RNA sequence: GCGGGUAUGGUGUAAUGGUAACAUUCUAGUCUUCCAAACUGGCGUUGAGAGUUCAAAUCUCUUUACCCGCU
Numbered sequence: 001g002c003g004g005g006u007a008u009g010g011u012g013u014a015a016u017g018g019u020a021a022c023a024u025u026c027u028a029g030u031c032u033u034c035c036a037a038a039c040u041g042g043c044g045u046u047g048a049g050a051g052u053u054c055a056a057a058u059c060u061c062u063u064u065a066c067c068c069g070c071u
């Protein structure tokens, strides 16, 4: 230099172009003499920038980081 792949809450993962979800963590409450467990609720996310579209995590382009291969 060229080609390919990955990027989603604090963490691990889903998501046919159509409300971004589940588990866990954290947090509040219920229960309990207390703690744990259990139950109920809440907070918190699409690497970045453009484009297409009524609508983009998803499609296109550029770019960043990491991984693999070639030279």
Base pairs, nucleotide, nucleotide: 001070002069003068004067005066006065007064010024011023012022013021018054026042027041028040029039030038047063048062049061050060051059

Predicted 3D model of a 71-nucleotide RNA (transfer RNA) from Thraustochytrium aureum. The organism belongs to Thraustochytrium, within Eukaryota. The coordinates come from a structure-prediction model, not an experiment, and the mean pLDDT is 81. It matches the Rfam family "tRNA". By type it is a transfer RNA.